[in-house]
Transfer RNA from a Vulcanimicrobiota bacterium, 76 nucleotides, folded computationally. The source organism's lineage runs through Bacteria, Bacillati and Vulcanimicrobiota. It matches the Rfam family "tRNA". By type it is a transfer RNA. Rfam links the family to the GO term triplet codon-amino acid adaptor activity. Model confidence (mean pLDDT): 83 of 100.
RNA sequence: GGCCCUAUCGUCUAGAGGCCUAGGACGCCGGGUUCUCAACCCGGUAACGCGGGUUCGAAUCCCGCUGGGGCUACCA
Numbered sequence: 001g002g003c004c005c006u007a008u009c010g011u012c013u014a015g016a017g018g019c020c021u022a023g024g025a026c027g028c029c030g031g032g033u034u035c036u037c038a039a040c041c042c043g044g045u046a047a048c049g050c051g052g053g054u055u056c057g058a059a060u061c062c063c064g065c066u067g068g069g070g071c072u073a074c075c076a
Base pairs, nucleotide, nucleotide: 001072002071003070004069005068006067007066010026011025012024013023018056027045028044029043030042031041032040049065050064051063052062053061
């Protein structure tokens, strides 16, 4: 240099064009219960890497960039 994979709450993850105002678990915050703690119950918090394109409609498809991972060639 070429090719392939990948990027979603603090963490892990669901998502396959409309049911996403993006769901779940853990965490965190508040409350309940309890003598206290843990556990349990209720509520809340918080995310689609960036820029374009396609489409009536994009987290989802396409292109580029950036970050991460892998294969390979050249050089020697």